RNA sequence: CGGGGCAGUAGCUCAAUUGGCAGAGCAGCGGACUCCAAAUCCGCAGGUUGAGGGUUCGAGUCCUUCCUGCCCCGCUUU
Numbered sequence: 001c002g003g004g005g006c007a008g009u010a011g012c013u014c015a016a017u018u019g020g021c022a023g024a025g026c027a028g029c030g031g032a033c034u035c036c037a038a039a040u041c042c043g044c045a046g047g048u049u050g051a052g053g054g055u056u057c058g059a060g061u062c063c064u065u066c067c068u069g070c071c072c073c074g075c076u077u078u
Stems, first nucleotide, its partner, number of pairs: 001074008011026004020057001028044005050066005
């Protein structure tokens, strides 16, 4: 440099079935409990689903280009 595969979703780790309401745990915030705190319990908030385009009534999901990370193969040089 060329080809191929996998992954990218909340601050973090990950779900989302056949294309049909974007979720969980942890973390965060508030409250209860407690002398105070931890633990526990209740509640709240948090999203341009990596970026652009396309298909569709409807896209996290299908198609396409690009970006980032990891892996495999080939080529070149030393």
Molecule: transfer RNA
Organism: Sulfurihydrogenibium azorense Az-Fu1